[in-house]
Context: one part of a larger RNA
Molecule: small-subunit ribosomal RNA, central domain
Organism: uncultured bacterium
This record gives sequence, structure tokens and C1' cells, in this order.
RNA sequence: CUGGGCGUAAAGCGUGCGUAGGCGGCCGCGUAAGUCAGGUGUGAAAUCCCUCGGCUCAACCGAGGAACCGCACUUGAAACUGCGCGGCUGGAGUAUUGGAGAGGAUGGCGGAAUUCCCGGUGUAGGAGUGAAAUCCGUAGAUAUCGGGAGGAACACCAGUGGCGAAGGCGGCCAUCUGGACAGUUACUGACGCUGAGGUACGAAAGCGUGGGGAGCAAACAGGAUUAGAUACCCUGGUAGUCCACGCCGUAAACGAUGGAUGCUGGGUGUCGGGGGUUUACCCUCGGUGCCGAAGCUAACGCGAUAAGCAUCCCGCCUGGGGAGUACGGUCGCAAGGCUGAAACUC
Repeated sequence: CUGGGCGUAAAGCGUGCGUAGGCGGCCGCGUAAGUCAGGUGUGAAAUCCCUCGGCUCAACCGAGGAACCGCACUUGAAACUGCGCGGCUGGAGUAUUGGAGAGGAUGGCGGAAUUCCCGGUGUAGGAGUGAAAUCCGUAGAUAUCGGGAGGAACACCAGUGGCGAAGGCGGCCAUCUGGACAGUUACUGACGCUGAGGUACGAAAGCGUGGGGAGCAAACAGGAUUAGAUACCCUGGUAGUCCACGCCGUAAACGAUGGAUGCUGGGUGUCGGGGGUUUACCCUCGGUGCCGAAGCUAACGCGAUAAGCAUCCCGCCUGGGGAGUACGGUCGCAAGGCUGAAACUC
């Protein structure tokens, strides 16, 4: 370089934006770089191939031919690619009208519950478990009523539901703000797809500084269990969980399925719109599920939300262990992340 692959066997980057690059709609004119055809020159000899010949054969050697699949110059062709010019509207986008939504950020407000504090009533238990004990309680607990403090999370609605690129998002209100979708007409005129590097976002845990701390709860302590019990169960309990700012950059970051476009039977549920003689029914656009034709698949299964049939671009795989380790580099406060071998061994 070529080949075969990537749902579960090794393999889709956690996700977006986007640079270079690669690829790119319809019509016309031109050009002739790619492309194609002809010609000329060159492509040393040897080697390879064919024919003939010389050593008794062969290896080897000699002669002739072919070939040297290439390059340069030149003449020509113009379908395709490229380039230049002009035009188009189907791709892409803009304007406009409208409804849906836990999309994001900030500020404010609300009720239920837990815990704690104060006061009233009240008395011997409460809590906990398989059973217990540690634990709390006559210094008055548990229960109950009234008042107060504080933090965190938002029952019902709630859905196989919705929104977001992913992570993720759920009480109510306001302000700021992103995207998608449907309808109408008008406009721009290929402005597109992908995307090495790059950059931004990125659950939880963890880290730094300052705050906060109700409940829960690694570590830790005690009580049980047990042969033991550094556990499972119980009583406590600190980081943490919460907020602000700054780091970290990982995950079964999963649909274990990269993005975009075109094409290819149906049935059924659901969400947001539009249309039709619209209570029933039908058509249509966008999303989200289930079942399944053909087809695909090693099978399981996938099946218009493809894992079907094709095209373009990126990423990745190449037996198991050693090992996501060592070394080096780079990023990080650290923890560690990214990149990433070999010996040896089966």
C1' cells in the first nucleotide's frame, strides 16, 4: 500500500462547534490540468518471456525477437472530474404567523415531612431486630398540642409522556436566553456534508478557597451474627452530599449501534402541529414506542428511528496474558488523565 471488519466475538472518539483536507445539486458556454486516442523520441547491457543454436544433457553460455507495463515532446477528442464565466431552485439558509416542552441562567416565593430548641398535657417506657444488644428515657423520654430555628428535597399531577448535542433536566412565579416543530407566502441562490489538529461542554466521586450543614452517610466506634466477620443486620457518626468561585475530564459517558444524504411492503400505540363534508373517519409534516414483508445476520435479533440497498467523510480493530502496565512526552495542586510499548509466556 492492499484486504476484511467495528449491536453482543477485537473494534464508534462521552458530546457539540469548527480549521486544514476529502467529497459535493440542475442547465449552458469556454478551457484542456486530470482523462482518452494517434505519432515521435527515450526506456543502456544483463535479468524475466519466446524461438534457434553451443558445451554428450542440464545448469551455464551465444544469437535473434518480444517486452521493459514508464517518462518527455507533439497532434487531436471534450463525455466525465477540475478550472473560468453566466443562469436556475429541488439542497442549505433567511423573513413572517403560531402552538408545545422538567432545554439553560439568575432572582424571589410556597407547602408537606425529618431533625433540633422553647412551652403545655402526660407517665414508664421508647427505639431496634430473625431474635437481641449497644442506644434514648424519672435530670421526665416515646406519644400529643402550641410556638420557633434551620437545611435539603419537591408527594399527587407523572405517562412505554416531554425537552436537550451529550452529560442531563421535575413545586410555583418573574426576568434574560438556546433549540426543535407546524402553516403561509416572499427572499438569498449551492452559501452544502464530513471533519485530522483545535476548541467548548461534560454524571458521580475527588481536589483548592470561603460559606453552610436538617436528613443521609464512606472512614471510624460500639452492639449483634459467625469457627472467624476488618462484612451483610442494629445504635451512633466525620468527610462528603448543599452554595459561590476555581480545578479534575473520567463512566456499563450504552441504543455497548459515528455523522450526513437518497431509495425500499404493511399493522398498531403515543406526543406536537396542519388539512379534509371535522363527535366517530381519512390525509399530511415532525418526534417517540411496539409487532412485523422483503432483505440482512454466525445466531440472538435488526427491520423507513435498519443491523436492508447505496454514496461521501471521520474515528477505531488486527489472537489471549504481560498491560491500559513500563519508559518518554504532555496536562493536573494532588488524585491521576491523555498518548502508549517490549521482553517473556500460552